[in-house]
RNA sequence: UUGUUAUCACGAAAGGUGGAGGGAAUUAGACCCUUAGAAACCUUAGCAACCCUUUAUCUUAUUAAAGAAGGUGCUAAAUUCUACUGCUAUGCAGACAGAUAACGG
Numbered sequence: 001u002u003g004u005u006a007u008c009a010c011g012a013a014a015g016g017u018g019g020a021g022g023g024a025a026u027u028a029g030a031c032c033c034u035u036a037g038a039a040a041c042c043u044u045a046g047c048a049a050c051c052c053u054u055u056a057u058c059u060u061a062u063u064a065a066a067g068a069a070g071g072u073g074c075u076a077a078a079u080u081c082u083a084c085u086g087c088u089a090u091g092c093a094g095a096c097a098g099a100u101a102a103c104g105g
Stems, first nucleotide, its partner, number of pairs: 001105008013044005021033003027083004045075003050071002052067005079097001084094004
């Protein structure tokens, strides 16, 4: 960098450094957070359960339950919302894009 699969309306913040932006990126719009301190970095804590651990099932893989030592991830608002398509249309469903994980090229 790219492919496949799964998930994305649940959940979980304090401190320090920092000093003006931020809400993934691009374009546009809306809305929101922010000097009562943004981004970023560090520390500690936490959430979750993808990988993982144990047990059962079972027949070598699946499913279920429990767990959290380790590898990631995450800790404002649905991936903040809208944009494209369809429909019974203040909405619903899907697609695209994106994020994360596991495996592979």